[in-house]
Context: one part of a larger RNA
RNA sequence: CUGUUGUUAAGGAACUCUGCAAAAUAACUUCGUAAGUUCGCAAGAAGAAGUACUCCAGCGAUGGAGGCGCAGUGAAGAGGCCCAGGUAACUGUUUACCAAAAACACAGCUCUAUGCCAAGCCGUAAGGCGAUGUAUAUGGGGUGAUGCCUGCCCAGUGCUGGAAGGUUAAAAGGGGGAGUGCAAGCUCUGAAUUGAAGCCCCAGUGAACGGCGGCCGUAACUAUAACGGUCCUAAGGUAGCGAAAUUCCUUGUCAGGUAAGUUCUGACGCGCACGAAUGGUAUAAUAAUCUGGGCGCUGUCUCGACAGCAGGCUCG
Numbered sequence: 001c002u003g004u005u006g007u008u009a010a011g012g013a014a015c016u017c018u019g020c021a022a023a024a025u026a027a028c029u030u031c032g033u034a035a036g037u038u039c040g041c042a043a044g045a046a047g048a049a050g051u052a053c054u055c056c057a058g059c060g061a062u063g064g065a066g067g068c069g070c071a072g073u074g075a076a077g078a079g080g081c082c083c084a085g086g087u088a089a090c091u092g093u094u095u096a097c098c099a100a101a102a103a104c105a106c107a108g109c110u111c112u113a114u115g116c117c118a119a120g121c122c123g124u125a126a127g128g129c130g131a132u133g134u135a136u137a138u139g140g141g142g143u144g145a146u147g148c149c150u151g152c153c154c155a156g157u158g159c160u161g162g163a164a165g166g167u168u169a170a171a172a173g174g175g176g177g178a179g180u181g182c183a184a185g186c187u188c189u190g191a192a193u194u195g196a197a198g199c200c201c202c203a204g205u206g207a208a209c210g211g212c213g214g215c216c217g218u219a220a221c222u223a224u225a226a227c228g229g230u231c232c233u234a235a236g237g238u239a240g241c242g243a244a245a246u247u248c249c250u251u252g253u254c255a256g257g258u259a260a261g262u263u264c265u266g267a268c269g270c271g272c273a274c275g276a277a278u279g280g281u282a283u284a285a286u287a288a289u290c291u292g293g294g295c296g297c298u299g300u301c302u303c304g305a306c307a308g309c310a311g312g313c314u315c316g
Base pairs, nucleotide, nucleotide: 001311002310003309004308005307006306007305008304010302011301014300019297027051028050029049030048031047036041038145053066054065055064056063057062068072080295081294082293083292084291085290086289087287088286092104093103108143109142110141111140112139113138114137120129121128122127146282147281148280149279151212152211153210156209157208158205159204160203161202162201165200166199167198171194172193176189177188178187179186180185213231214230215229216228217227240274241271252268253267254266255265256264
């Protein structure tokens, strides 16, 4: 010096991206236990006290008495806790060997297909799965517990339905024409007309793919605009939420917390560029989740020091 283990005055997060790491908490008994809540939980909440041994009483739990030690769960092993917010309801699953998560799944909800020799899938087929099931079933898509809800647009694209009309293949048809032959004929070409699905067309359909405006003016200070005008559109974003896992400008502004806060919390709303099952919003419980704050605790730090063990190095 390196690794590892332990101790450390005073301070106690000043360290740092971050209390990372370490310290601290810890068993059992008794007392005690808040907000919130889906009444199950939250909860071991939090926070306290006790614990060995000897004698006595008692079946015992336990009670009484006694003295000892710095120390009685006498060594070891054995939750740190609280407050607030984001996300995902939950237990679960995952990148075998850099990611465990807010990703996947999930119960629930919904759309859609399928009437049974089912749809769908595997196979050239036979055949098989579906299923020895039968719409309370099975396949596929989406969303993702629960509560409250899920607005407008069918113009485009898709899907579904459609008696007519337009277009349209093979095929049918064969006016007419060409070649050849003396001719009969033979060989070609071929107009009209008939002719399916599809497409055009008509309609429906958004928990189908998706989409959900601009400019100008106006009120007894100013500001703003309930109001009016105008252009465009299929329709111009409803409820709710909102500087957000979404906000560029931006460290927005105000309030809170700090002596001081680009983070955090609560509000505001000119939302660059939220928004309703590509779900919106709220939510108890849950989480090796992410973010902010606090108590306890500490060598993380001020700022180092010392020691054990193992090695390096130096000398022998």

Predicted 3D model of a 316-nucleotide part of an RNA (large-subunit ribosomal RNA, domain IV) from a bioreactor metagenome. It matches the Rfam family "Bacterial large subunit ribosomal RNA". Its mean pLDDT, the model's own confidence on a scale to 100, is 88.